[in-house]
Context: one part of a larger RNA
RNA sequence: CGCAGGAUAUUUGAGGAGAUCAAUCCUUAGUACGAGAGGACCGGGAUUGACGUACCUCUGGUGUACCAGUUAUGUCGCCUGAUGUAUUGCUGGGUAGCUACGUACGGAAAGGAUAAGCGCUGAAGGCAUCUAAGUGCCAAGCCCCCUCCAAGAUAAGAUAUCCCUCCGACUUUGUCGGACUAAAGACCCCUUGAAGACUACAAGGUUGAUAGGUCAGCGGUGUACGCACAGUAAUGUGUUUAGCCUACUGAUACUAAUAGGUCGUGAGG
Numbered sequence: 001c002g003c004a005g006g007a008u009a010u011u012u013g014a015g016g017a018g019a020u021c022a023a024u025c026c027u028u029a030g031u032a033c034g035a036g037a038g039g040a041c042c043g044g045g046a047u048u049g050a051c052g053u054a055c056c057u058c059u060g061g062u063g064u065a066c067c068a069g070u071u072a073u074g075u076c077g078c079c080u081g082a083u084g085u086a087u088u089g090c091u092g093g094g095u096a097g098c099u100a101c102g103u104a105c106g107g108a109a110a111g112g113a114u115a116a117g118c119g120c121u122g123a124a125g126g127c128a129u130c131u132a133a134g135u136g137c138c139a140a141g142c143c144c145c146c147u148c149c150a151a152g153a154u155a156a157g158a159u160a161u162c163c164c165u166c167c168g169a170c171u172u173u174g175u176c177g178g179a180c181u182a183a184a185g186a187c188c189c190c191u192u193g194a195a196g197a198c199u200a201c202a203a204g205g206u207u208g209a210u211a212g213g214u215c216a217g218c219g220g221u222g223u224a225c226g227c228a229c230a231g232u233a234a235u236g237u238g239u240u241u242a243g244c245c246u247a248c249u250g251a252u253a254c255u256a257a258u259a260g261g262u263c264g265u266g267a268g269g
Base pairs, nucleotide, nucleotide: 001152005163006162007161008160009159010158011157015149016148017147018146021049022048023047024046025045026044027043033038051106052105053104054103055102059100060099061098062097066093067092068091069090070089071086072085073084074083075082076081111143112142117137118136119135120134164268165179166178167177168176169175170174180266185263186262187261188260189205190204191203192202193201210256211255212254213252214251215250216249217248219245220244221243226239227238228237229236230235
């Protein structure tokens, strides 16, 4: 820009993409078959591999915004206690998120038309013949079925709902002019996000829990500082399962989403 008014939702599916895998074991059954050796079809059940999709409850990884220990050195006048630098100084753990080595699920079943093949009826050709007329079965393959995208599918689809004026003139079913009105809705802007390069998408903007803060909780670390006591001291014990705490959960308008602006018209050739 189009889809002959504008808008918000919900959709149909032309078409396209993906997927379509394999093995082992048990049973049927040591049955059918076979002199024996051996050894099934059909059917039923279970498991696994690779591949794929989703997710983070578990097991792990990461986790330079969390906690602790510790070395050297500098600073805070000193002790104590902190803090800077040294790869995050090093080390031990670790929330959320992300993730695989982890977890869950998938390739199931059915249908249609067929290939090779097997047939039925059956002539040409008194027989025979699956084929000539007619007709049945049959494959991991084809079309469906399953998952995803999808109306720019220009043949531009469907459904629901919402919104939008009067007057005058005339060559009156339309053109022009005037006044009024700017609707539904959308965007700008702002607070943000398990969304994201930007954009977009999604949540929200006081009729508010969108983010921050605060409070509470979960969870992590592992028992803070100070003081008291014991010990010559290093240190230990008590206060104290303390103190500190990031992304998680909930509550709470304390802070910030204020105020406002723009587009979009007037019943539709």
Molecule: large-subunit ribosomal RNA, domain VI
Organism: Candidatus Auribacterota bacterium